[in-house]
RNA sequence: AGAGUCGCCCGGAUCACCGCGAUGGUUUAGAUAAAACUAAAUUAUCGAGGAAAGUCCGGACUCCACAGAGCAAAGCGGUGGGUAACUCCCACUCGGAGCAAUCCGCGAGCAAGUGCAACAGAGAGAAGACCGCCAGCUUUCAAUAGCUUGGAAGUUGGUAAGGGUGAAACGGUGGUGUAAGAGACCACCAGCACGUGUAGUGAUAUGCGUGGCUAGGUAAACCUCGCUUGGAGCAAGACCGCAUAGUUAACGCUUGAGAGCUGCUCGCUCGAGUUAACGGGUAGGUCGCUUGAGUUUGCAAGUAAUUGCAGACCUAGAUGGAUGGUGAUCGAUCACAGAAUCCGGCUUAUAGGGUGACUCGCCUU
Numbered sequence: 001a002g003a004g005u006c007g008c009c010c011g012g013a014u015c016a017c018c019g020c021g022a023u024g025g026u027u028u029a030g031a032u033a034a035a036a037c038u039a040a041a042u043u044a045u046c047g048a049g050g051a052a053a054g055u056c057c058g059g060a061c062u063c064c065a066c067a068g069a070g071c072a073a074a075g076c077g078g079u080g081g082g083u084a085a086c087u088c089c090c091a092c093u094c095g096g097a098g099c100a101a102u103c104c105g106c107g108a109g110c111a112a113g114u115g116c117a118a119c120a121g122a123g124a125g126a127a128g129a130c131c132g133c134c135a136g137c138u139u140u141c142a143a144u145a146g147c148u149u150g151g152a153a154g155u156u157g158g159u160a161a162g163g164g165u166g167a168a169a170c171g172g173u174g175g176u177g178u179a180a181g182a183g184a185c186c187a188c189c190a191g192c193a194c195g196u197g198u199a200g201u202g203a204u205a206u207g208c209g210u211g212g213c214u215a216g217g218u219a220a221a222c223c224u225c226g227c228u229u230g231g232a233g234c235a236a237g238a239c240c241g242c243a244u245a246g247u248u249a250a251c252g253c254u255u256g257a258g259a260g261c262u263g264c265u266c267g268c269u270c271g272a273g274u275u276a277a278c279g280g281g282u283a284g285g286u287c288g289c290u291u292g293a294g295u296u297u298g299c300a301a302g303u304a305a306u307u308g309c310a311g312a313c314c315u316a317g318a319u320g321g322a323u324g325g326u327g328a329u330c331g332a333u334c335a336c337a338g339a340a341u342c343c344g345g346c347u348u349a350u351a352g353g354g355u356g357a358c359u360c361g362c363c364u365u
Base pairs, nucleotide, nucleotide: 002360003359004358005357006356007355008354009353010352012330013329014328015327016326017325018324020047021046022045023044024043025042026041027040028039029038030037049336053347054346056345057344058343059342060341061233062232063231064230068266069265070264071263073229074228075227076226077225078092079091080090081089082088093107094105095104096103097102108224109223113222114221115218116217130163131162132159133158134157135156136155137154138153139152140151141150142149143148171189172188173187174186175185176184190214191213192211193210194209195208196207197206198205199204237287238286239285240284246278247277248276249275250274251273258270259269260268294313295312296311297310298309299308300307301306
């Protein structure tokens, strides 16, 4: 040269004319005692994103509501820290992948219990004897002078070291021992249990000692353990205005109908009307609504996430729902794509461009 890993930024710009929304100023008109208010004109400033998407988490805020306990249900799951909080972020640790930079993880427990794993195989978790190995008995053959030795078939017993099946077969290697074997015993190693030392906040790492204890995988299977958890949602909620029509039935009126809470139970509180069916009227306006756990610069602390202090800045608030059209110049930008209460994350989509750090590595010096 090349090949990779991790991060950050941009993702159309400028000028002119006409047009659109919000806020402020000025003027005119209406209204008014005067204003607020309404309409028009003019002018100044501002006016869609890195994800605005998904609606997956967490909250702020509002209401139920003065709001407790238990069970169920749901969520999370190595340790420590950050944060308003979180299933998020940072650091460390364990396991795995990679030469590495780095990346991945439903990361507590399978010896509490219940399950699941095709086929093959004797046997798949306190399993198991197909081929084998050994011994006894019966029959038979061969050799031998004899004792006896060897082969074949059947059967009974012992065995799990060798072979086979399988993704995986109840620790591994070497020996002792045995009729043949086997942690049956021994040495070393691995795992596990118990005890103990060192380092660390801790998860954890590592050393020593004792013990023949050695029964796999799966909990993103049910389950066990630990921690956490009211509900609904800006179409929340508040105010103003407009309009209206009740009838029937059941239960009840303090001996309590009904209501309040994700579900159930208890407890507590409110309570004179409640519930069901049929029928009728209204749908307008204002607030909430954008100054925020806000953005940004510097200094300090911290490995970092982040925190503290000081300064500067104000950047959409629509509601039949605002960004358009024309011309010129430039540009590598032709991608994904449009706010609707707001914020912190995560996930997904993304043409192209710019840039920083790190790893491997060819050649040359």
A computed fold for a 365-nucleotide RNA from a Candidatus Nanopelagicaceae bacterium, annotated as Bacterial RNase P class A. Rfam family: Bacterial RNase P class A. Rfam's curators write: Ribonuclease P (RNase P) is a ubiquitous endoribonuclease, found in archaea, bacteria and eukarya as well as chloroplasts and mitochondria. The model forms 97% of the base pairs in the Rfam consensus. NCBI's taxonomy places the organism under Bacteria, Bacillati, Actinomycetota, Candidatus Nanopelagicales, Candidatus Nanopelagicaceae. A source record names the gene rnpB.